[in-house]
């Protein structure tokens, strides 16, 4: 330097053809429960979807660009 992928919660992740309050396991607090500890069941709370910019009535998604992992080619 060229191509190709990947980036969503504190971790590992889905999110279908652009659609209606962005989700789920694990973990965190909390609470029942126990003599107490785990476990189990109940609930909370945590996110500008990797940064900008476009298109759209409407973007996590489509198009442009830019960061950074990887991973081919020269």
């Nucleotide at each position: 330097g060229g191509u190709g992928u990947c980036a969503u919660a504190g971790c590992u992740c889905a999110g279908u053809u652009g659609g209606a309050u962005a989700g789920a396991g694990c973990a965190a607090g909390c609470g029942u429960u126990u003599c107490c500890u785990a476990a189990a069941c109940g609930c909370u709370a945590g996110g500008u979807c990797g940064g900008g910019g476009g298109u759209u009535c409407g973007a996590g998604a489509c198009c442009c660009u830019u960061u950074g992992g990887c991973a081919c080619c020269g």
Model confidence (mean pLDDT): 80 of 100.
Transfer RNA from Carnobacterium sp., 74 nucleotides, folded computationally.
The RNAcentral record of the sequence draws on ENA and Rfam.
The source organism's lineage runs through Bacteria, Bacillati, Bacilli, Carnobacteriaceae and Carnobacterium.
RNAcentral records the identical sequence in 7 taxa.
A source record names the gene trnR.